[in-house]
RNA sequence: UUCGGGAACCCGUGCGGGGGAAACCCGUGAACCGGGUCAGGACCGGAAGGUAGCAGCCCUAAGCGGGAGGUACCUGCGCCGCGGUACUUCGCGAGCCC
Numbered sequence: 001u002u003c004g005g006g007a008a009c010c011c012g013u014g015c016g017g018g019g020g021a022a023a024c025c026c027g028u029g030a031a032c033c034g035g036g037u038c039a040g041g042a043c044c045g046g047a048a049g050g051u052a053g054c055a056g057c058c059c060u061a062a063g064c065g066g067g068a069g070g071u072a073c074c075u076g077c078g079c080c081g082c083g084g085u086a087c088u089u090c091g092c093g094a095g096c097c098c
Stems, first nucleotide, its partner, number of pairs: 001095004006090003010084005015078002017075003024067005034059004042051003
C1' cells in the first nucleotide's frame, strides 16, 4: 500500500430492565345547592281537588374502588440477540513495494 474478513461507534429491530395510562365494563356514590316518585306534615279551596315539597326509595353527575392490564405507550437503562451502512477508530490474516 492492496485485498479479505472482525470489533467498536451510528441507525433500525427483537428481548430484558425502569416508568406506565385511557375508552369501556362492574361496584359505590347527592341531608340541601341533580332528576323522578313523593308517605307524613304544610298551603290554597265551601267542596271536588290542587300546589309546593322534607324524609324514604329509584336513576344518575363529579369523585372513589376494581377489571380491562403491568396492556397501549415512553425511556440519554443494557459486559443481550439479529440486521444495515460507509466515514471514523482499533486490531487480525494474506500479497506486493521500500